About this RNA:
Model confidence (mean pLDDT): 81 of 100. A computed fold for a 72-nucleotide RNA from a bacterium, annotated as transfer RNA. Its Rfam family is "tRNA". From the family's description: Transfer RNA (tRNA) molecules are approximately 80 nucleotides in length. It was read from a public genome assembly.
[in-house]
RNA sequence: CGGAGUGUAGCGCAGUGGUAGCGCGCGCGCUUUGGGAGCGUGAGGUCGCAGGUUCAAAUCCUGUCACUCCGA
Numbered sequence: 001c002g003g004a005g006u007g008u009a010g011c012g013c014a015g016u017g018g019u020a021g022c023g024c025g026c027g028c029g030c031u032u033u034g035g036g037a038g039c040g041u042g043a044g045g046u047c048g049c050a051g052g053u054u055c056a057a058a059u060c061c062u063g064u065c066a067c068u069c070c071g072a
Base pairs, nucleotide, nucleotide: 001071002070003069004068005067006066007065010024011023012022013021018055026042027041028040029039030038048064049063050062051061052060
């Protein structure tokens, strides 16, 4: 320098145009003598960033940033 992949909650991930979710973790409650386990409930997100297309974008398009891999 060229090419490809990944980027979504604290962590690990799903979601391929129509309300942003799951597991673990965290807060509260129930249960227990207590802890753990179990059950219920709740908080937590500018979907890496900036534009574009669309009635509508995490999703499609362009640019860009970070990381990883391949090539020169």